Record summary
This is a predicted structure of a 137-nucleotide RNA (c-di-AMP riboswitch aptamer (ydaO/yuaA leader)) from Deltaproteobacteria bacterium ADurb.Bin151. Model confidence (mean pLDDT): 76 of 100.

RNA sequence: AGCCCGCAAAUGCCUAAUCCCGGUUUUUUCCCGGGAGCGGAGGAACCAUUUUUUUGGGGCGGAUCGUCUUUUAACGUAAGGCAACCUCUUCGGCCCGAGCCCUUCAGCUAACUUCGCAGGCUUCGAUGAGGAGACCC
Numbered sequence: 001a002g003c004c005c006g007c008a009a010a011u012g013c014c015u016a017a018u019c020c021c022g023g024u025u026u027u028u029u030c031c032c033g034g035g036a037g038c039g040g041a042g043g044a045a046c047c048a049u050u051u052u053u054u055u056g057g058g059g060c061g062g063a064u065c066g067u068c069u070u071u072u073a074a075c076g077u078a079a080g081g082c083a084a085c086c087u088c089u090u091c092g093g094c095c096c097g098a099g100c101c102c103u104u105c106a107g108c109u110a111a112c113u114u115c116g117c118a119g120g121c122u123u124c125g126a127u128g129a130g131g132a133g134a135c136c137c
Stems, first nucleotide, its partner, number of pairs: 012121003018036006037117006047107001056105001057102004065076003080095003085131004090126003
């Protein structure tokens, strides 16, 4: 110096996934209640669709689609992620490409109604442009 394994960390990262107040508690974390903010779903008119009927259909999510297979699996793939002040361009590389819900029913959608704010992580290199900031004069 390189590689591998493990631990820890933020005014850090992915994400809608945060912030605040009160209660409980020895205590910031867990739990209960409330508010703000953020993200979904349902739901008129107008508009759109009239092509919807088990081959069910629809929704959340980046997470679809295709090939092959009896099935599982495998391979490829749309989309998504890979911070070091921020945003974007280009090239190469890596990871991922899940899961769940409604239950025969949902286009859009003002008013209105309703749900969620779980988790996970410590992470590539080069390239060009813009912004912000610091220092000096």